[in-house]
RNA sequence: GUAGAGGUGCUGAUAAUAAAGAGUAUUUGUUCAUAGCUGGCAGGCCAUGAUGGACAAAGAAAGGGAUUUCAGCCGAAGCAAUCAUUCCGGCGGGACUGUUUGCUGGCUUUUUAUAUAACAUAUGAAGGGUUGUCACUUCUGAAUUGGAAGUGGAGAGCUAC
Numbered sequence: 001g002u003a004g005a006g007g008u009g010c011u012g013a014u015a016a017u018a019a020a021g022a023g024u025a026u027u028u029g030u031u032c033a034u035a036g037c038u039g040g041c042a043g044g045c046c047a048u049g050a051u052g053g054a055c056a057a058a059g060a061a062a063g064g065g066a067u068u069u070c071a072g073c074c075g076a077a078g079c080a081a082u083c084a085u086u087c088c089g090g091c092g093g094g095a096c097u098g099u100u101u102g103c104u105g106g107c108u109u110u111u112u113a114u115a116u117a118a119c120a121u122a123u124g125a126a127g128g129g130u131u132g133u134c135a136c137u138u139c140u141g142a143a144u145u146g147g148a149a150g151u152g153g154a155g156a157g158c159u160a161c
Stems, first nucleotide, its partner, number of pairs: 001161004007074001009073005015067001026058008036045003040091002077104005083098002086095003105131011133153008
């Protein structure tokens, strides 16, 4: 440098008037109470009724998740921080993409924190289980090649050429 392996493997896109979000937010009408509501700030709305309750009618969406199909792959990818471009914004600030640095082998599960409508999911921290790989030790075997058990490490790894 090339090609591969791990498996409930990773990521992206797509489809279904699907599920949940939700009879929620919101709108209209009637009625009761009566001055605040929103925002980090600035500001905006408001007695021509803010806001809250009750009744009636109407009534969403976003992000996210699961499934289908396809594609790209095995630091796949994820998270955190720095920097840069573009975009949103009145400021604060935020979002997308990319670079650099750091951490994490994969999956799963428990506790906790954050996000969220949500123990659906994601991420961080601390544990458990399991699995692949390499190293060491022991046992078995005729054994440098097989198998089993234990301990430990990390993907900048491992295997083959």